[in-house]
Context: one part of a larger RNA
RNA sequence: GAACGAACGCUGGCGGCGUGCUUAACACAUGCAAGUCGAACGCGAAAGUUUUCUUCGGAAGACGAGUAGAGUGGCGCACGGGUGAGUAACGCGUAAGUUAUCUACCUCGGCAUCUGGAAUAACUCACCGAAAGGUGUGCUAAUACCGGAUACGUUGAGUAAUCAAGAAAGGUGGCCUCUGAAUAUGCUACUGUGCUGAGAUGAGCUUGCGUACCAUUAGCUAGUUGGUAGGGUAAUGGCCUACCAAGGCAACGAUGGUUAGCGGGUCUGAGAGGAUGAUCCGCCACACUGGAACUGAAACACGGACCAGACUCCUACGGGAGGCAGCAGUGAGGAAUAUUGCGCAAUGGGGGCAACCCUGACGCAGCGACGCCGCGUGGAUGAUGAAGGCCUUCGGGUCGUAAAAUCCUGUCAAGUGGAAAGAAGUGCAUGUGGGCUAAUACCACAUAAUUGUUGACGGUACCAUCAAAGGAAGCACCGGCUAACUCCGUGCCAGCAGCCGCGGUAAUACGGAGGGUGCAAGCGUUGUUC
Numbered sequence: 001g002a003a004c005g006a007a008c009g010c011u012g013g014c015g016g017c018g019u020g021c022u023u024a025a026c027a028c029a030u031g032c033a034a035g036u037c038g039a040a041c042g043c044g045a046a047a048g049u050u051u052u053c054u055u056c057g058g059a060a061g062a063c064g065a066g067u068a069g070a071g072u073g074g075c076g077c078a079c080g081g082g083u084g085a086g087u088a089a090c091g092c093g094u095a096a097g098u099u100a101u102c103u104a105c106c107u108c109g110g111c112a113u114c115u116g117g118a119a120u121a122a123c124u125c126a127c128c129g130a131a132a133g134g135u136g137u138g139c140u141a142a143u144a145c146c147g148g149a150u151a152c153g154u155u156g157a158g159u160a161a162u163c164a165a166g167a168a169a170g171g172u173g174g175c176c177u178c179u180g181a182a183u184a185u186g187c188u189a190c191u192g193u194g195c196u197g198a199g200a201u202g203a204g205c206u207u208g209c210g211u212a213c214c215a216u217u218a219g220c221u222a223g224u225u226g227g228u229a230g231g232g233u234a235a236u237g238g239c240c241u242a243c244c245a246a247g248g249c250a251a252c253g254a255u256g257g258u259u260a261g262c263g264g265g266u267c268u269g270a271g272a273g274g275a276u277g278a279u280c281c282g283c284c285a286c287a288c289u290g291g292a293a294c295u296g297a298a299a300c301a302c303g304g305a306c307c308a309g310a311c312u313c314c315u316a317c318g319g320g321a322g323g324c325a326g327c328a329g330u331g332a333g334g335a336a337u338a339u340u341g342c343g344c345a346a347u348g349g350g351g352g353c354a355a356c357c358c359u360g361a362c363g364c365a366g367c368g369a370c371g372c373c374g375c376g377u378g379g380a381u382g383a384u385g386a387a388g389g390c391c392u393u394c395g396g397g398u399c400g401u402a403a404a405a406u407c408c409u410g411u412c413a414a415g416u417g418g419a420a421a422g423a424a425g426u427g428c429a430u431g432u433g434g435g436c437u438a439a440u441a442c443c444a445c446a447u448a449a450u451u452g453u454u455g456a457c458g459g460u461a462c463c464a465u466c467a468a469a470g471g472a473a474g475c476a477c478c479g480g481c482u483a484a485c486u487c488c489g490u491g492c493c494a495g496c497a498g499c500c501g502c503g504g505u506a507a508u509a510c511g512g513a514g515g516g517u518g519c520a521a522g523c524g525u526u527g528u529u530c
Base pairs, nucleotide, nucleotide: 001530002529003528004527006526007525008524009523010522013375014374015373016372017371018370019368020367021333026331027330028329030328031327032326035075036074037073040072041071043069048063049062050061051060052059053058082286083285084284091211092210093209094208095207096206097205098204101203102202106199107198108197109196110195111194112193113192114148115147116146117145123138125136126135127134128133154165155164156163157162170191171190172189173188174187175186212258213257214256219249220248221247224246225245226244227243228242229241230240231239261283262282263281264280265276266275267274268273288309289308290307291306311322312321313320314319339365341364342363343362347361348359349358350357351356378408379407380406381405388399389398390397391396412471415465416464417463418462422457429450430449431447432446433445435443474519475518476517477516478515479500480499481498485514486513487512488511489510495502496501
């Protein structure tokens, strides 16, 4: 000199863009942060309104409504969001391998979607419990579950022929015929389901090289190193087991210890390098602590389940409930770090044919000079060089064109009025075109076709207008380094200080004043890095 996720002191007008628990991976009140689908399925209220009957207590029906609701089932919950405790490691970075592997949803193909069955939740009834919750009886549905059939391609056996094994589920819209009508059976479109091939995406595993400090850590290792056989896995492998051999690593630093998430980057520097890993992006690890699993394409799963532990809470003492390192917020710790805000309008994600629902992701707003950038606090003229302060050699000098005064301007802030872009759509309705089809129906596709809608921010940005210099300057320093000097007070005292050093009676070094210098909505100090 530069830099900072900074803090402290004094001061503080506005805006834009960023950024904000670096400490206790300490404990957490409260609310929200993951649901959705009736086009998979069976059930199914109430309030209220109204009608009829009535023994005037009430009962039944209709609308509310096949709505609310819980349940079975499907998909999602492995994404998104947080944190950096652990980890010195194939964890990360980079370059390869996988003839040793998997991949739901998505895309493009091929072939199928036949035929049966038994249950169960919800519900009813009975019962246990303080609660959390649970038990039994009876009934019922499915794209839930289980048989059978079939098998182009798939898997296994086999040289081959061939043999063996293994699957599925329907739903919605429209139309025709039968019919008085509804509907069923059919036909058809879309969608779903099963098997299989390829793609895309994502993931697992393996390897070369690189990746902190300590030798005041020198030897370490029995599943240890390798082989054979088996088990296990999607898959290789001591990953695991049995047997056999006695190996394997190490001064090119094994083993042990300490510290630490890694990278893109960031800061500094002419560079080489040094330091660092906040925000943003990629990877990894973790989810009160430890462990072992289930489901699933994928987890050994932050807001799932089980066991143990510590802690907190409820309890009828028998037993139960919980996990903010999600967003806000609270306490504690600390020099120190924000709102228990608005919205799904946009972007993206989950579910759904869709409408739509959910989304503390995200978009916005709030707080903090925490940082960067921009703007303002007025401009011009104005010498009786006013008054006043300070200094003085008492002549004067200086603050100083500074003020006053005169003439202007109107950024920002305040008031008033107007007022956005960000919105593309989806869906509905009406068209057009070609496709499917028996069909002009339906469906899906296309269309710069038409109509009317969707904004949290926000009456915000911006624009216009109104009046008025009015509302807006401080901080540090002035001995040398280092830009900037005099007076008074003090008298080795009080004090200053980054280094050298000042202060013991004329201190440009302490304290105050006048003047000056530097930066400026900031200025200094402290800390850390180069």